[in-house]
RNA sequence: UCGUGCUAGAUGGGGAACUAGCGGUGCCCUGUACCCGCAAACCGCUCUAGCGGGAUCGAAUCCCCGCCCCCGGUCGUGCGCUUGUCGGGACUACAUGUGUGCAUAGGCGACGACGGUUGGGUCUUGCGCGGCAGAAGCCUGCGAACCCCGCCAGGUUCGGAAGAAAGCAACGGUAAGCAGGUCCUUCUGGGUGCCGCAAGGUCGCCUGACCCGAGCUGAUUGGCGCGUGCCAGCCGGUAGGCCUCGAUCAAAGGUGGGUGCACGG
Repeated sequence: UCGUGCUAGAUGGGGAACUAGCGGUGCCCUGUACCCGCAAACCGCUCUAGCGGGAUCGAAUCCCCGCCCCCGGUCGUGCGCUUGUCGGGACUACAUGUGUGCAUAGGCGACGACGGUUGGGUCUUGCGCGGCAGAAGCCUGCGAACCCCGCCAGGUUCGGAAGAAAGCAACGGUAAGCAGGUCCUUCUGGGUGCCGCAAGGUCGCCUGACCCGAGCUGAUUGGCGCGUGCCAGCCGGUAGGCCUCGAUCAAAGGUGGGUGCACGG
């Protein structure tokens, strides 16, 4: 130096979490890198850190170490930016009610504004009266083959006869019931009534009497004050996302170095 056969070793790696710790199954990132069995309130090990069985490659493009680079993950940092959600609601803004002053063009007012005193109505409840509606009574009419009344032809019964008795139909009148009626009586009802009486209430509206003596008032725009609401700005909490800085782990890639045995030529 070449060839052959072996061994160490390799046949993906990493992050978080879990764990006394290590690894695996599971999740995530890379990206293709043997097979079978076990396995999350788990499976198997103990710093030599998956266990058990089998297969392939095998001393270097493939193994080991260092450095560079860096996908990605985890932790912390900032009163950075931003999103959602919960709470607050003093301030700004918005909406609305009310009071007041200015301006504009109006209305009312010495036939008395504003204000004051006083009396009523409107309002509620109760009672009374009337009215409306309904019901009953009441009036009229119809209305019973017989088990309602009166009167009872015929016929029937009793009697020697004179006469007597019961009694159907017809006729007349009524009961239950049916129909009509509205003068009258009673009962019931109401968002009934320019009605009466009593009690209550009286913010507002209407109205009468008296006092006082000159202003009062609606609308429009915007100003100011007070109140209420709302929560966009604002304040606070919480859960995230992005970015800055730092720490840590780190795949793939690049680079430098290192590393066996046996036989034969």
Molecule: Bacterial large signal recognition particle RNA
Organism: Chloroflexota bacterium